[in-house]
Context: one part of a larger RNA
Molecule: large-subunit ribosomal RNA, domain IV
Organism: Candidatus Micrarchaeota archaeon
RNA sequence: ACCGGGUUAGGGAAAUCGGCAAGUUAGUAGCGUAAGUUAUCGACAAGCUAUGUCUGUGCCUAGCUAGGCGCAGAUUGCAAUAACAAGGAGGGAGCGACUGUUUCGUUAAGACACAACUCACCGCAAAGCCGAAAGGCCUAGUACAGUGGGUGACGCCUGCUCACCGCUAGUACGCGAAACCCCGUUUCAACGGGACUAAGCGCUAGCAAAGAGCGGGUCUAACUCUGAGACUCUUUAGGUAGCGUAAUACCUCGUCGCUUAAUAGGCGACUUGCAUGAAUGGCGUAACGACUCCCACACUGUCCCAACCUGGUGCCUG
Numbered sequence: 001a002c003c004g005g006g007u008u009a010g011g012g013a014a015a016u017c018g019g020c021a022a023g024u025u026a027g028u029a030g031c032g033u034a035a036g037u038u039a040u041c042g043a044c045a046a047g048c049u050a051u052g053u054c055u056g057u058g059c060c061u062a063g064c065u066a067g068g069c070g071c072a073g074a075u076u077g078c079a080a081u082a083a084c085a086a087g088g089a090g091g092g093a094g095c096g097a098c099u100g101u102u103u104c105g106u107u108a109a110g111a112c113a114c115a116a117c118u119c120a121c122c123g124c125a126a127a128g129c130c131g132a133a134a135g136g137c138c139u140a141g142u143a144c145a146g147u148g149g150g151u152g153a154c155g156c157c158u159g160c161u162c163a164c165c166g167c168u169a170g171u172a173c174g175c176g177a178a179a180c181c182c183c184g185u186u187u188c189a190a191c192g193g194g195a196c197u198a199a200g201c202g203c204u205a206g207c208a209a210a211g212a213g214c215g216g217g218u219c220u221a222a223c224u225c226u227g228a229g230a231c232u233c234u235u236u237a238g239g240u241a242g243c244g245u246a247a248u249a250c251c252u253c254g255u256c257g258c259u260u261a262a263u264a265g266g267c268g269a270c271u272u273g274c275a276u277g278a279a280u281g282g283c284g285u286a287a288c289g290a291c292u293c294c295c296a297c298a299c300u301g302u303c304c305c306a307a308c309c310u311g312g313u314g315c316c317u318g
Base pairs, nucleotide, nucleotide: 001313002312003311004310005309006308007307008306010304011303014302019299027051028050029049030048031047036041038153052075053074054073055072056071057070058069059068060067061066076080088297090295091294092293093292094291095289096288100112101111116151117150118149119148120147121146128137129136130135154284155283156282157281159214160213161212164211166207167206168205169204170203173202174201175200181194182193183192184191215233216232217231218230219229242276243273254270255269256268257267258266259265
């Protein structure tokens, strides 16, 4: 010096991206326990008190050398779950409902899954899948079943658009290949032309919890500002309810308030949203989380600021 363990006056996060690490708490019994809530929970919430040993004694466990619940007194220590073992706790937000699953060996998460909701297909010699086939899976199942796609508990909801892409259905009519048929090239063959015509396309509808999309300009109220309103261009339709500087906001450290001595942070509002928005789900939400952010309590060698003890390694000398 490095690795591991331990103690430290006073201060107590001033250290740091960040309380990372360490420390605090801890068992048992009694009392007590908030907001919120899906009335289960939250909850060991929080918080307070007791705890050893000895003597006497009461009750209970049918009996018991045992155990449980006590009562009265005594006594030691700084301390009685004295060692070991053994939760730190609270508040506010984001995301995901939850328990679960995952990158064997840098990512455990907000990712995946999930109950639940929804769409499509499927009547069984089915749909879907494997296999040139035989055959097999689903299934010794049968629509309260199965397959495929999406959303993701629950609560309140899920707006407008079928022009494009796609799917489904229909279609008097048009287009539409070869073969067959008819005609032509003197005959055969080949070839050419015509007629008929399947799927499909055109055409007509429907379907967005299918892929997707959801405007601009000018003017306007008796201060100003704003614009309920008017006019106009334009589209398939012009973004509804909600939420909103957001895990989404460029400008941006937006503005205001709270928090601090001081805040590019956090929370609450406002909100013209560069470029939010409704199952690519929208907004809430108790409980839950080795998730993420912020605050405050307790506690501490994280730090002020370092010291010492101890085990090992290294190093020096012999």